A computed fold for a 73-nucleotide RNA from a Candidatus Nealsonbacteria bacterium, annotated as transfer RNA. Its Rfam family is "tRNA". Its family is annotated with triplet codon-amino acid adaptor activity in the Gene Ontology. It is annotated as a transfer RNA. The coordinates come from a structure-prediction model, not an experiment, and the mean pLDDT is 82. The organism belongs to Candidatus Nealsoniibacteriota, within Bacteria.
RNA sequence: GCCGGCGUAGCUCAGUGGUUAGAGCGGGGUCUUCAUAAGGCCAAGGUCGCAGGUUCGAAUCCUGCCGUCGGCA
Numbered sequence: 001g002c003c004g005g006c007g008u009a010g011c012u013c014a015g016u017g018g019u020u021a022g023a024g025c026g027g028g029g030u031c032u033u034c035a036u037a038a039g040g041c042c043a044a045g046g047u048c049g050c051a052g053g054u055u056c057g058a059a060u061c062c063u064g065c066c067g068u069c070g071g072c073a
Base pairs, nucleotide, nucleotide: 001072002071003070004069005068006067007066010025011024012023013022018056028042029041030040031039049065050064051063052062053061
């Protein structure tokens, strides 16, 4: 330099055009217990990497850039 994968909650990831963006773990509160653990319940936490484009509508499709991983030279 060229090609490809990935980027979504603190972490691991799901969601592949339409409603309210979700799960598990973790952190917080609460119930239970003499207490702890385990378990139940509740709420919080996101400009979906950045910018532009397509569309009535984009986390999702397209383009560029950034980061990261791999392959080729």